[in-house]
RNA sequence: GCCCUCGUAGUUCAACGGAUAGGACGUCUCCCUCCGAAGGAGAAGAUUGAGGUUCAAUUCCUCACGAGGGCA
Numbered sequence: 001g002c003c004c005u006c007g008u009a010g011u012u013c014a015a016c017g018g019a020u021a022g023g024a025c026g027u028c029u030c031c032c033u034c035c036g037a038a039g040g041a042g043a044a045g046a047u048u049g050a051g052g053u054u055c056a057a058u059u060c061c062u063c064a065c066g067a068g069g070g071c072a
């Protein structure tokens, strides 16, 4: 330099172009307990960036950035 795959919460994963973007672990609050653990209830927290297509984009297209892999 060229090609391919990927980028969603603190971590790890979901999400036919249409639901309030959903789980698990973690964090916080409450219940329970003498205190903790376990258990129960609840809460906060995310789509890499800029454009484009569309009535509607996490999803499709382009570019940039970043991660991984292959070729030279």
Base pairs, nucleotide, nucleotide: 001071002070003069004068005067006066007065010025011024012023013022018055027043028042029041030040031039048064049063050062051061052060